Predicted 3D model of a 61-nucleotide RNA (transfer RNA) from Cricetulus griseus. The prediction has a mean pLDDT of 83. Rfam family: tRNA. Rfam classes the family as a transfer RNA. From the family's description: Transfer RNA (tRNA) molecules are approximately 80 nucleotides in length.
[in-house]
RNA sequence: UGUAGCUCAGUGGUAGAGUGCAUGCCUAGUAUGCAUGAGGCCCUAGGAUCAAUCCCCAGCA
Repeated sequence: UGUAGCUCAGUGGUAGAGUGCAUGCCUAGUAUGCAUGAGGCCCUAGGAUCAAUCCCCAGCA
C1' cells in the first nucleotide's frame, strides 16, 4: 500500500474520475468527437458503533 479490466480519488450514513469495453449518432469508410450503458457487497476475518470502504486488532499478499 490493497477500491471497476487498468491507473487512481474518496468519505462514519452501502462509492466516483480518467482510460478501456459495449451500443447509438456523426463519416463513403476508419480514426477523432458526442451521447448512453454495463462493469465494484472497497484483500480476508474479528471487535467497538444505531450504522464501517473509513476507526481498532489479527492474518494474507